Annotation: This is a predicted structure of a 717-nucleotide part of an RNA (large-subunit ribosomal RNA, domain II) from a Candidatus Wolfebacteria bacterium. It matches the Rfam family "Bacterial large subunit ribosomal RNA".
[in-house]
Context: one part of a larger RNA
RNA sequence: GCCAACGAGUUAUUUUUUAUCCUUUGUCUAAGUCUUACGGGACGGAGGCAAAGGGAAACCAAGUGUUAAAAGCGCGAAAUAAAAAGGGUAAAAAAUAGACCCGAAGCCAGGCGAGCUUGCCUUGGCCAGGAUGAACUUCGACGAAAGUCGAAGGGAGGUCCGCACCAGUAGAUUGUACAACAUCUUUGGAUGAGCUGAGGUAAGAAGUGAAAAGCUAAUCGAGCCUGGCAAUAGCUGGUUCUCUCCGAAAUAGUUUUAGGACUAGCGCCCCGCUAACGGUGAACCGGGGGUAGAGCACUGGAUGAGUGGUACAGGGCGAAAGCUCGGCCACUCAAUCAAACUCCGAAUACCGGUUUUAUCUAACGGGGUAGUCAGAAUGUGGGGGCUAAGCUCCAUGUUCAAAAGGGAAACAGCCCUGACCGUCGUAUAAGGUCCCUAAAUAUUUGCUAAGUGUGAAAGGCAGUAAUCCGCUAAAGACAGAUAGAAGGUUGGCUUAGAGGUAGCCAUCCUUUAAAGAGUGUGUAACAACUCACUAUUCGAAUCCGUCUUCGGACGGAAUGGCGGGUUGCGCCGAAAAUUUAUCGGGGCUAAGCAAAUUACCGAAGACACGGAUUUUUUAUGUAAUUUAUUAUAUAAAAAAUGGUAGGAGAGCAUUUUAAACGCAUUGAAGCCCGAUCCGUGAGGACGGGUGGAGUGUUUAGAAGAGAGAAUGUUGGC
Numbered sequence: 001g002c003c004a005a006c007g008a009g010u011u012a013u014u015u016u017u018u019a020u021c022c023u024u025u026g027u028c029u030a031a032g033u034c035u036u037a038c039g040g041g042a043c044g045g046a047g048g049c050a051a052a053g054g055g056a057a058a059c060c061a062a063g064u065g066u067u068a069a070a071a072g073c074g075c076g077a078a079a080u081a082a083a084a085a086g087g088g089u090a091a092a093a094a095a096u097a098g099a100c101c102c103g104a105a106g107c108c109a110g111g112c113g114a115g116c117u118u119g120c121c122u123u124g125g126c127c128a129g130g131a132u133g134a135a136c137u138u139c140g141a142c143g144a145a146a147g148u149c150g151a152a153g154g155g156a157g158g159u160c161c162g163c164a165c166c167a168g169u170a171g172a173u174u175g176u177a178c179a180a181c182a183u184c185u186u187u188g189g190a191u192g193a194g195c196u197g198a199g200g201u202a203a204g205a206a207g208u209g210a211a212a213a214g215c216u217a218a219u220c221g222a223g224c225c226u227g228g229c230a231a232u233a234g235c236u237g238g239u240u241c242u243c244u245c246c247g248a249a250a251u252a253g254u255u256u257u258a259g260g261a262c263u264a265g266c267g268c269c270c271c272g273c274u275a276a277c278g279g280u281g282a283a284c285c286g287g288g289g290g291u292a293g294a295g296c297a298c299u300g301g302a303u304g305a306g307u308g309g310u311a312c313a314g315g316g317c318g319a320a321a322g323c324u325c326g327g328c329c330a331c332u333c334a335a336u337c338a339a340a341c342u343c344c345g346a347a348u349a350c351c352g353g354u355u356u357u358a359u360c361u362a363a364c365g366g367g368g369u370a371g372u373c374a375g376a377a378u379g380u381g382g383g384g385g386c387u388a389a390g391c392u393c394c395a396u397g398u399u400c401a402a403a404a405g406g407g408a409a410a411c412a413g414c415c416c417u418g419a420c421c422g423u424c425g426u427a428u429a430a431g432g433u434c435c436c437u438a439a440a441u442a443u444u445u446g447c448u449a450a451g452u453g454u455g456a457a458a459g460g461c462a463g464u465a466a467u468c469c470g471c472u473a474a475a476g477a478c479a480g481a482u483a484g485a486a487g488g489u490u491g492g493c494u495u496a497g498a499g500g501u502a503g504c505c506a507u508c509c510u511u512u513a514a515a516g517a518g519u520g521u522g523u524a525a526c527a528a529c530u531c532a533c534u535a536u537u538c539g540a541a542u543c544c545g546u547c548u549u550c551g552g553a554c555g556g557a558a559u560g561g562c563g564g565g566u567u568g569c570g571c572c573g574a575a576a577a578u579u580u581a582u583c584g585g586g587g588c589u590a591a592g593c594a595a596a597u598u599a600c601c602g603a604a605g606a607c608a609c610g611g612a613u614u615u616u617u618u619a620u621g622u623a624a625u626u627u628a629u630u631a632u633a634u635a636a637a638a639a640a641u642g643g644u645a646g647g648a649g650a651g652c653a654u655u656u657u658a659a660a661c662g663c664a665u666u667g668a669a670g671c672c673c674g675a676u677c678c679g680u681g682a683g684g685a686c687g688g689g690u691g692g693a694g695u696g697u698u699u700a701g702a703a704g705a706g707a708g709a710a711u712g713u714u715g716g717c
Base pairs, nucleotide, nucleotide: 001717002716003715004714005713006712011097012096013095014094015093016092017091018090019089020088021087022086023085024084026049027048028047032043033042034041035040053060054059063075064074065073066072100238101237103235107228108227109226110225111224112223118202119201120200121199122198123197124196125195126194127192129161130160131159132157136153137152138151139150140149141148142147165189166188167187170185171184172183173182204220206216207215208214241651242650243649244648245647246646251264252263253262254261255260265372266371267369268368269367270366271365272364278360279359280358281357282356283354284353285352286351287350293344294342295341299338300337301336303334304333305332306331307330308329309328310327314325315324316323317322375400376399377398378397379396380395381394382393383392384391405416406415407414420611421610422609423608425607426606431601432600433599434586435585436584440598442597443596444595445594446593447592453588459572460571463569464568465567466566467565468564469563470562471561472560473559480537481536482535483534484533486510487509488508491505492504493503516531520529521528542557543556544555545554546553547552612641613640614639615638616637617636618635619634620633621632622631623630624629625628652706654703655702656701657700658699659698660697661696662695663694670690671689672688673687674686676685677684678683
């Protein structure tokens, strides 16, 4: 890991509700007694509930309590209405018990442990070899002596090096190991607080500890075993057959409460009422409001200009008067802002009405009983945050949750649409129609040249298309080419210098066709080049109308040129890490974009045909009784039938009991096989094989009553 077997809402008592039955001389007996054919039956009224309530109670009583009193009020009685009381059985729920099952770490009690290890006690054992050379002694020398020096002897030490022995420093190996801590190399101690054998001793809130909360038998911040014990677990996991009907919540209040609970909200079931005087929607009518917007009339902010005031005490000038700049206050004008401003003020939303209209059978009331209290994204209105977040907190819709199908390449929350079952049927939604890939290489008119489409900003830009405005042109435009671009003057100041061209001030005059006290390049400063400006060259168009001296002139349109604005689609801005990788791919100049049109494809939606179930209505039967109801069957019509938590209903199968009826050695159960039959299904028949002794059907009853999951338990492989 797989297979098989086992494996989880039970039982007792009490209470409540519902259903049903019995009694109503109200009802039921309990212990017990008697009896039995052993299944039961009879007796037993002790006691319970009911029959009267009110009050905390005394107490009173169809009333009573409150109060000084009710004249009131509360709860009752009566009346109406119909039922009501007791008990049995069943179902559901609750309480008390282990209470659906498994699961702690822990707490307490009584015992067992020091053959491991820690300390201590008693008694034994062990420590190769080498080095160093303390005290002390002797001798010699010296000395008056104390003593000093030298030599020799000597052999001390928690001394040194280093085996055994003890330890375990560093690295490697091992890591289903040789080993639940080892091996190899290396390392520390190695006459000592040394190592070690045997015997003994101290223990569970206790021991022992050169102290690490170490050790106390692979167990230690409280050992192990058994018991209390099925401790408790607001926590995790698991909880077993089928079909049908309905179907949530992730919110509020409270909580030593926040991952738990209670009450309400939302679900389901039963009963009552109800077909309208009901619910919901539309239309109309009637309401209140202070949001969006807007506004500045209040409150508060804030800008500019002006006027007035203010200060023995703001800055500057002045001898002073005063002037000027500024502060504050008030007013006027202009322009402006506000969730906690409003002279105003919508749309929606909300409330009410109607006999106008559509649609529905719900809505409402009572009772019983669940789950839910972690929500998510998206659109809209807001708070927080950075008008950040797949962020967070509200409000209000939708979807997901609990929803499959089609689209968005893939993609809970987006778009379309809600799957009872069947069909190789029809027409559609969103979205699509060159190929992958079902359907237009469709039609019309434009745009785009960027593969834009197929990712992005500020900003930049003679892209291109459309449109509007202004100016200009044969009195010659625009671009280009040729020539000029001067004089006062090097303007003044500043400066080392400042000559058009560092900076400051001024910015005139003259000659001219024209030329700035200078647009740039440049120089140390000049110079040089260049521009503005001027002349020449070059040559862009036709038509209409009016006038005409027939040369032409004027006006309009069109054209050329210059400048500006608006709009559509483009361009640059644009750098990332395994592989193109921001059309799903191929690829596309439309198979891109904009506007319009006609076809087609496209879903479990709609329709068509057939079938199933539920509900309602109608019709026809049957049965029961309370005789107008209930139950049930059939037929028709209409509607409905996604579903998690959860509720309700109807069934299947297993074991066993009772009764009736069966099957079986001419082969029971079990097991294996089947392309057969019945049932929506759980399942049930039938046939064949195997097997070798029991077993079924119907109607009722009772449960050790259904496994795929629980790191489930046991066995097998």
The RNAcentral record of the full RNA draws on ENA.